[in-house]
RNA sequence: GUUUCUGUAGUGUAGUGGUUAUCAUGUUUGCCUUACACGCAAAAAGUCCCGGUUGAAAACCGGGCGGAAACA
Numbered sequence: 001g002u003u004u005c006u007g008u009a010g011u012g013u014a015g016u017g018g019u020u021a022u023c024a025u026g027u028u029u030g031c032c033u034u035a036c037a038c039g040c041a042a043a044a045a046g047u048c049c050c051g052g053u054u055g056a057a058a059a060c061c062g063g064g065c066g067g068a069a070a071c072a
Stems, first nucleotide, its partner, number of pairs: 001071007010025003027043005048064005
């Protein structure tokens, strides 16, 4: 440089154009305990950016940015 793939809570991850965006783990608070851990209950936290298509976009299209792989 070319081609392909990819970007969703702190981390990992699901989501075939239609619900209040899923689950695990982590964090915080409460309960439990002499205390810690485990367990139980609750809370906070997310669609990389801009534009387009659509009645409706996390998803489809274009551009940008970041990451990965192959080839050179």
RNAcentral holds the sequence, with entries from Rfam. A computed fold for a 72-nucleotide RNA from Amphiprion percula, annotated as transfer RNA. Model confidence (mean pLDDT): 82 of 100. It matches the Rfam family "tRNA". Rfam's curators write: Transfer RNA (tRNA) molecules are approximately 80 nucleotides in length. The family's RNA type in Rfam is transfer RNA. Its family is annotated with triplet codon-amino acid adaptor activity in the Gene Ontology.